[in-house]
Predicted 3D model of a 74-nucleotide RNA (transfer RNA) from a Candidatus Kerfeldbacteria bacterium.
The organism belongs to Candidatus Kerfeldiibacteriota, within Bacteria.
The sequence is in RNAcentral, with records from ENA.
Model confidence (mean pLDDT): 80 of 100.
Rfam family: tRNA. Rfam classes the family as a transfer RNA.
RNA sequence: GGGCCCGUAGCUCAGCGGUUCAGAGCGCGGAUCUUAUAAGUCCGUGGUCGUAGGUUCGAAUCCUACCGGGCCCA
Numbered sequence: 001g002g003g004c005c006c007g008u009a010g011c012u013c014a015g016c017g018g019u020u021c022a023g024a025g026c027g028c029g030g031a032u033c034u035u036a037u038a039a040g041u042c043c044g045u046g047g048u049c050g051u052a053g054g055u056u057c058g059a060a061u062c063c064u065a066c067c068g069g070g071c072c073c074a
Stems, first nucleotide, its partner, number of pairs: 001073007010026004018057001027045006050066005
């Protein structure tokens, strides 16, 4: 230098153009239970969907550039 893949909550991920708000598990906070801790149960807490443009009536989802990470080739 060239090619491919990935970037969604603190973490691991789902979502692949429409809808009601972007969801799950874990985590975190509170309550309950216990002599106490853990576990269990209940309630709560989560995001400018990497950034900027574009396409579209409508974008996390499609296109482009850039940024970051990974792999391959040279």